Annotation: This is a predicted structure of a 154-nucleotide RNA (SAM riboswitch aptamer (S box leader)) from uncultured Nocardioides sp. Of the family's consensus pairs, 97% are formed in the model. The sequence is in RNAcentral, with records from MGnify.

RNA sequence: CUCAUCGAGAGGGACUGAGGGAACGGCCCGUUGACGUCCCGGCAACCACCACGAGCCUCCCGCCGUACCGGGCGAUCCAGGUCCAGCGGUACGGCGGUCGUGGGACACGGUGCCAAUUCCGUCCUGCGGCGAGAGUCGCCGCGGGGAAGAUGAG
Numbered sequence: 001c002u003c004a005u006c007g008a009g010a011g012g013g014a015c016u017g018a019g020g021g022a023a024c025g026g027c028c029c030g031u032u033g034a035c036g037u038c039c040c041g042g043c044a045a046c047c048a049c050c051a052c053g054a055g056c057c058u059c060c061c062g063c064c065g066u067a068c069c070g071g072g073c074g075a076u077c078c079a080g081g082u083c084c085a086g087c088g089g090u091a092c093g094g095c096g097g098u099c100g101u102g103g104g105a106c107a108c109g110g111u112g113c114c115a116a117u118u119c120c121g122u123c124c125u126g127c128g129g130c131g132a133g134a135g136u137c138g139c140c141g142c143g144g145g146g147a148a149g150a151u152g153a154g
Stems, first nucleotide, its partner, number of pairs: 001154006011040005019029003023122004041114003046110002049103006060097011074083004118148001123145010
């Protein structure tokens, strides 16, 4: 930088001791010990894994198989041949790469998470209501999009 998700789910103990919920406002959590660190436990299923379906197979990449070529560890007969493992290359073929659905996650992978919708709002906008008033504005409620952030994958 790109993509996906963010209304569900899941807490005990030990240590520490005053702030914490990213910023601001609201509203919450917190000396009945929050936040944080460690240990244990749990949740979920993003990647990975398995199955099925669809797609691609022009090029490229990975794996496997076949054929040929190179080179040869080594073996053998012998004065130079023959055979040959690992290895490299070429050609052909197959499977995979991408997407979707489902599964398991007790023992086996990389993360993540375990107050409140990402706690709510902030910027734009639709509808409804109320109040001002002059061609809009403010407040409230319910939606849509964005920004920012978090997590994962690339």